RNA sequence: GCAGCCAUGGUGUAGUUGGUUAUCACGCCUGUCUCACACACAGGAGGUCCGCGGUUCGAACCCGUGUGGCUGUA
Numbered sequence: 001g002c003a004g005c006c007a008u009g010g011u012g013u014a015g016u017u018g019g020u021u022a023u024c025a026c027g028c029c030u031g032u033c034u035c036a037c038a039c040a041c042a043g044g045a046g047g048u049c050c051g052c053g054g055u056u057c058g059a060a061c062c063c064g065u066g067u068g069g070c071u072g073u074a
Stems, first nucleotide, its partner, number of pairs: 001073007010026003019057001028044005050066005
């Protein structure tokens, strides 16, 4: 240089026949419980899906490009 894969709450992830309110776990906060903590149970906050542009009535999902990471290759 070229090719492939990946990028989704604080962390790790599900979700690609495109369809109204984006999933789960851990963590965090509140309450119950306890002398207290932990556990357990109940509830809650937190992401508009890496950036930009395009296609479409509609994009996390399709296309182009950029950035970052991983792998392969001369």